[in-house]
RNA sequence: CCACUGGAGAGUUUGAUCCUGGCUCAGGAUGAACGCUAGCGGCAGGCUUAACACAUGCAAGUCGAGGGGUAUAGUUCUUCGGAACUAGAGACCGGCGCACGGGUGCGUAACGCGUAUGCAAUCUACCUUUCACAGAGGGAUAGCCCAGAGAAAUUUGGAUUAAUACCUCAUAGUAUAAUUGAAUGGCAUCAUUUAAUUAUUAAAGUCACAACGGUGAAAGAUGAGCAUGCGUCCCAUUAGCUUGUUGGUAAGGUAACGGCUUACCAAGGCAACGAUGGGUAGGGGUCCUGAGAGGGAGAUCCCCCACACUGGUACUGAGACACGGACCAGACUCCUACGGGAGGCAGCAGUGAGGAAUAUUGGUCAAUGGGCGCAAGCCUAAACCAGCCAUGCCGCGUGCAGGAUGACGGUCCUAUGGAUUGUAAACUGCUUUUGUACAGGAAGAAACACUGGUUCGUGAACCAGCUUGACGGUACUGUAAGAAUAAGGAUCGGCUAACUCCGUGCCAGCAGCCGCGGUAAUACGGAGGAUCCAAGCGUUAUCCGGAAUCAUUGGGUUUAAAGGGUCCGUAGGCGGUCAGAUAAGUCAGUGGUGAAAGCCCAUCGCUCAACGGUGGAACGGCCAUUGAUACUGUCUGACUUGAAUUAUUAGGAAGUAGCUAGAAUAUGUAGUGUAGCGGUGAAAUGCUUAGAGAUUACGUGGAAUACCAAUUGCGAAGGCAGGUUACUACUAAUGGAUUGACGCUGAUGGACGAAAGCAUGGGGAGCAAACAGGAUUAGAUACCCUGGUAGUCCAUGCCGUAAACGAUGUCAACUAGCCGUUGGGAGCCUUGAGCUCUUAGUGGCGCAGCUAACGCAUUAAGUUGACCGCCUGGGGAGUACGGCCGCAAGGUUAAAACUCAAAUGAAUUGACGGGGGCCCGCACAAGCGGUGGAGCAUGUGGUUUAAUUCGAAGCAACGCGAAGAACCUUACCAGGCCUUGACAUCCAAUGAACUUUCUAGAGAUAGAUUGGUGCCUUCGGGAACAUUGAGACAGGUGCUGCAUGGCUGUCGUCAGCUCGUGUCGUGAGAUGUUGGGUUAAGUCCCGUAACGAGCGCAACCCUUGUCCUUAGUUACCAGCACGUAAUGGUGGGCACUCUAAGGAGACUGCCGGUGACAAACCGGAGGAAGGUGGGGAUGACGUCAAGUCCUCAUGGCCCUUAUAGGUGGGGCUACACACGUCAUACAAUGGCUGGUACAGAAGGUUGCCAACCCGCGAGGGGGAGCUAAUCCUAUAAAGCCAGUCGUAGUCCGGAUCGCAGUCUGCAACUCGACUGCGUGAAGUCGGAAUCGCUAGUAAUCGCGGAUCAGAAUGUCGCGGUGAAUACGUUCCCGGGUCUUGUACACACCGCCCGUCACACCAUGGGAGCGGGUCUCGCCAGAAGUAGGUAGCCUAACCGCAAGGAGGGCGCUUACCACGGCGGGGUUCGUGACUGGGGUGAAGUCGUAACAAGGUAACCGCACAG
Repeated sequence: CCACUGGAGAGUUUGAUCCUGGCUCAGGAUGAACGCUAGCGGCAGGCUUAACACAUGCAAGUCGAGGGGUAUAGUUCUUCGGAACUAGAGACCGGCGCACGGGUGCGUAACGCGUAUGCAAUCUACCUUUCACAGAGGGAUAGCCCAGAGAAAUUUGGAUUAAUACCUCAUAGUAUAAUUGAAUGGCAUCAUUUAAUUAUUAAAGUCACAACGGUGAAAGAUGAGCAUGCGUCCCAUUAGCUUGUUGGUAAGGUAACGGCUUACCAAGGCAACGAUGGGUAGGGGUCCUGAGAGGGAGAUCCCCCACACUGGUACUGAGACACGGACCAGACUCCUACGGGAGGCAGCAGUGAGGAAUAUUGGUCAAUGGGCGCAAGCCUAAACCAGCCAUGCCGCGUGCAGGAUGACGGUCCUAUGGAUUGUAAACUGCUUUUGUACAGGAAGAAACACUGGUUCGUGAACCAGCUUGACGGUACUGUAAGAAUAAGGAUCGGCUAACUCCGUGCCAGCAGCCGCGGUAAUACGGAGGAUCCAAGCGUUAUCCGGAAUCAUUGGGUUUAAAGGGUCCGUAGGCGGUCAGAUAAGUCAGUGGUGAAAGCCCAUCGCUCAACGGUGGAACGGCCAUUGAUACUGUCUGACUUGAAUUAUUAGGAAGUAGCUAGAAUAUGUAGUGUAGCGGUGAAAUGCUUAGAGAUUACGUGGAAUACCAAUUGCGAAGGCAGGUUACUACUAAUGGAUUGACGCUGAUGGACGAAAGCAUGGGGAGCAAACAGGAUUAGAUACCCUGGUAGUCCAUGCCGUAAACGAUGUCAACUAGCCGUUGGGAGCCUUGAGCUCUUAGUGGCGCAGCUAACGCAUUAAGUUGACCGCCUGGGGAGUACGGCCGCAAGGUUAAAACUCAAAUGAAUUGACGGGGGCCCGCACAAGCGGUGGAGCAUGUGGUUUAAUUCGAAGCAACGCGAAGAACCUUACCAGGCCUUGACAUCCAAUGAACUUUCUAGAGAUAGAUUGGUGCCUUCGGGAACAUUGAGACAGGUGCUGCAUGGCUGUCGUCAGCUCGUGUCGUGAGAUGUUGGGUUAAGUCCCGUAACGAGCGCAACCCUUGUCCUUAGUUACCAGCACGUAAUGGUGGGCACUCUAAGGAGACUGCCGGUGACAAACCGGAGGAAGGUGGGGAUGACGUCAAGUCCUCAUGGCCCUUAUAGGUGGGGCUACACACGUCAUACAAUGGCUGGUACAGAAGGUUGCCAACCCGCGAGGGGGAGCUAAUCCUAUAAAGCCAGUCGUAGUCCGGAUCGCAGUCUGCAACUCGACUGCGUGAAGUCGGAAUCGCUAGUAAUCGCGGAUCAGAAUGUCGCGGUGAAUACGUUCCCGGGUCUUGUACACACCGCCCGUCACACCAUGGGAGCGGGUCUCGCCAGAAGUAGGUAGCCUAACCGCAAGGAGGGCGCUUACCACGGCGGGGUUCGUGACUGGGGUGAAGUCGUAACAAGGUAACCGCACAG
């Protein structure tokens, strides 16, 4: 000097938002396992499952210095029989050890463990210290020997023998026991010290220098035992447990206290602060995680406990009720001669089994320790080492430097240039850790012992030498060659670092959550590339974290989950003011303890690190002691403001019990009276001529109390309403008399508690579940109607629930106001229907503050305090089981499996509503004319076909693409042909290009043939064109309009759609754009937290209506002139018409009225035109995945001798049928015949075509004029004037068919139009339904154009004639705007509920069946211990002997394990059948809910389906 340092979020509910709330992810960890991969070393770790069963080997022995002594070996002697001496295993007696060490976690919820104490209630072998002692005797017994039994294990009898084995006597104190005292201490059982008397108990030798032992006593150390405080999991769906139980006395027992045991006495003891019971579990130091508080775990290492095949038992011993001891019982295994025996790996290895899963039948006692021994030493699977395994942590390596034609290859884009892999490789130089080879080579060893020496000396200490290594020839070191021997795994949609191509096509598959995949997948599979880790990387499992998601730190409860229905009140919690005492809480100091290891800090040692050594800090705790006294507690004393009492003044639908009143309904009797009444959307059932209904009078009976009456009053809540009486309770105010904290809350508990319901007895007018009938309806077990029983009412007793709601627990304090209202009080005066103040209620608004927002706001959801209840995702479920309560109905308490990634709240924008307000539109209404009926035309569907090409599909497809299918068109079909192609670009060769004719063929095509040699040139060639050839490529009306551009339709010419800045809101968003007026209009005005702006509206544009100016041919002709049968025909003119350029004009400008002095509206004047004059063009933001890939363009895919291209023929034109849209009709407002009048606009040289001639006609001939205000198409028709027809299938209507023609065109058969003659169908005004139109409109009449050779009833234009009606906005449809509700957002063609049917899943009940466990009663009673003892046996002592004492066996009693019988509790499994629940792609039936959801919804209860 240090040990003190540390807190991140994200995804997912919605169209979007904020919140609530769950699910999921990113981190760390592991005794792990699995997949892929793998070079080395160090240090650790390694059956988590079957305390399942175990073959084999080893794991506890040692001592001859305790004893006897043998086999055997050697030496010597020998009478050869043997003897002596030396050495001496194994076994035996004896001693010590075997209670340690090692293993495991079954049991145990316990003084088991942890922590702190106590033992004045205890023991302790070996070890250390001190004191004392060891005298005299005795009898046996193993072994050995002999004789037996047995297969074996084992065992019997006899003889004989030793000890540190055993026994007797002696001696002994401060030992033990008893008795009597004294002193000191203690609250006490008592303790300590001490005196005296009596009694009892010891001993062992080996050896002989020396040493090791033995006995008694006292201490120490070590180890053990017992007791106590505190701490130590879950379940209350376990609430009561206990009889040795709790205590006492006495005795026994123990090392020791104690019901530990027994007898007797008492009746206690434990428990909501959780007893008892059930489940689970060895505990701690510590380990993981976390900022911490906590949460989880209890491998390795250390401490404690428990256990040793299962259960019981004791013996020995200092210590055991004993892992490798004993006995008994049981299960299992083994041996057997069937008689009987043996065994216990949860020691180390190892085997089988189980399992996802866990190692060698290794070496050594060298070190460290243990046992025995004087010692040498022996034993030691303790231990030290080695082996296996990436199981973990740590370290090292797989090379380093240079090297750009940025190589080849791969991949990608494709603008064909390139980008990327990538300095990566090749190549050059360098290095050599690791590996290989060779060589050297430790530390761990210091001791004991032995030898020698020194000091000291009967014992001891020291020094020197010598000796001992499993690991191991290992660590380490040196040398040599050489880049040589060494990289993988996962991921790449977001979270989350990292992107492209190909394949696949809701398939295959992925997935932690959200989710991805249905033909362009960064999400599947492969590839390239990238990212992250790295000898590992991922996955799975588990724990903590994030999760403030159980909230002590650190959450909530109006509407999201959550306030108990209300009050009373027990335990408990909390508690006003002032003093004093105390010191329990609290605070401070000190002491003890908190083992070591671990964490942390410092330092040191292995090359570093992991790892290890040393020291420190810490161990948040507990105990003891000393002090402090503010606060809390306790005790004592006071106080009055909380609370309560009393007095006075008031109040009320407060309660209970009587009495009583009037109106109304119903009903009875009687009268009057006659045909209906009643009921509904409309009806019917029902009542009624037997007299209803109506009306009058008089009765009866039950229930409820109009007006007053009110966000009025009272009550704890439920609730309470005519009047009156009695009884009871309550509240407020005023006063401040009394008590003096008596208070608040309140688990368990108690009382009250709407309606419905239940029981008994009454009552019953009206109403009315169920039920019956009538309607409605597809059905109608409903809504509507007619009836109608329980019930509703009363008394008594149950039930105990409601959306029992203010969805807001009770109490107290504090915090701006304003306006009502009910009760009381005070003051003032002007005495009033007064003013001011105050208090207790009850309402409205509103500030601060709070809230997710809505909102609350002195009656809090604000700021605080006290106490209680309750919540923790949705569903399953307020359900099952169990308990309690109930007569029942049922109530209360209250789960789990399984399943989903949401469910919910508030607010926002839309959309929608059989919600509301306002407004508009040929939307309705008022009218006119149609469609739907007929035949025809045309389009579509369908059918047919070789093909009937394709598209369009409610409005917004269907006379649409198609402004025109005989060929062509043409995309379709069947043939017959072609393949660089009919068309484009590039290359090469040839040839000008081109053109004439002929043949074959259906034609495409094929063959032959004639004419022709061009243009530019630097003379090389070039340009254009044609043919041939090769390949790049062409080509596709093939697919995808859901990959697209462009264009178009539609809402809708509806008045809307947005933005900037500001403001408001946490935010989505709002405001502006809403409001009051007004308009065709978001048009304009006013108001206004908005101010402005943009796209739309309007206007500007075109056309038409009036006038003016200019111009005047081809238009025009008033005046002048000429001419004609007639005509602007001619001269002339530009006045008019007209043409086409430019202007004017109309703006609510003017007047009056209304309106708000506005905008504007109404009326009027003037004017050609009047309020956007008429018409057109013009189509906001967006919607419909609207339409179109077949106009065109285009991504991707597909075809390439064909899905391309050419060709002739056929088809698109079919035809039982259905629909749409037209045209024509059905006739007299008409048809037909004759005569006659008036347009506009447009087109014309491949054209319009005049006059004239021919034809009945279509038309033909003819050829003038016209490139057009000149000529032509070109006679307009309806109209008008006459005639005829006379209501008929017609002189209507014209379909169909026959014949004969005309025209166009290569060509009219399939398949054109037209003409003439003949034929003459349906149809007599059209059901339900439906369309268009508001003025030059509808209706009606004709004319023209585009397309086009020809071919309109279609379409686009033009003019002629020319109406009716609009009261009005209730209704239908569509639209705009404001508001409201919403469970919708794919937006009502939405959402969504329940039964039934099918499949699967978990679960309840269930006649039962089977197992585990606990318990009660009884039986039984092995071994063992204790007690008793008739029998038998008996060495030590006593006795002369007989015998005795004592002991043993046997028997017996008590206790008791296993076992047995019967009953009960609890739990698990299973079970025919059965109940509901959940999930499932497009099933069935209805439509309950969400909008007024079409009967408002919901809560409780009852009945029914």
Small-subunit ribosomal RNA from an uncultured bacterium, 1505 nucleotides, folded computationally. RNAcentral holds the sequence, with entries from ENA. The prediction has a mean pLDDT of 85. Rfam family: Bacterial small subunit ribosomal RNA. Its family is annotated with ribosome and structural constituent of ribosome in the Gene Ontology.